This is a predicted structure of a 74-nucleotide RNA (transfer RNA) from a Minisyncoccota bacterium. Its Rfam family is "tRNA".
[in-house]
């Protein structure tokens, strides 16, 4: 220097293809049940999806660029 993956809630990741205002699973909190803990069981908080800028009525999602990681030719 070229190619390909990835970047989303405190953490792991679905959601991308097929555009319609983000989900689950542990964690926080509170509450139940217990003599305490632990396990259980309600419920609750918490992310405009790496920047920019482009198509659309509308973009985590389609393009184009940048950025930071990792892999492969060289």
């Nucleotide at each position: 220097g070229c190619g390909c993956c990835c970047a989303g809630a405190g953490c792991u990741c679905a959601g991308c293809c097929u555009g319609g205002u983000a989900g689950a699973g542990c964690a926080u909190c509170u509450c139940c049940c217990u003599u305490u803990u632990a396990a259980g069981g309600a419920g609750u908080u918490g992310g405009c999806c790496g920047c920019u800028g482009g198509u659309u009525c509308g973009a985590a999602u389609c393009c184009a660029g940048c950025u930071g990681g990792g892999c492969g030719c060289a």
Model confidence (mean pLDDT): 81 of 100.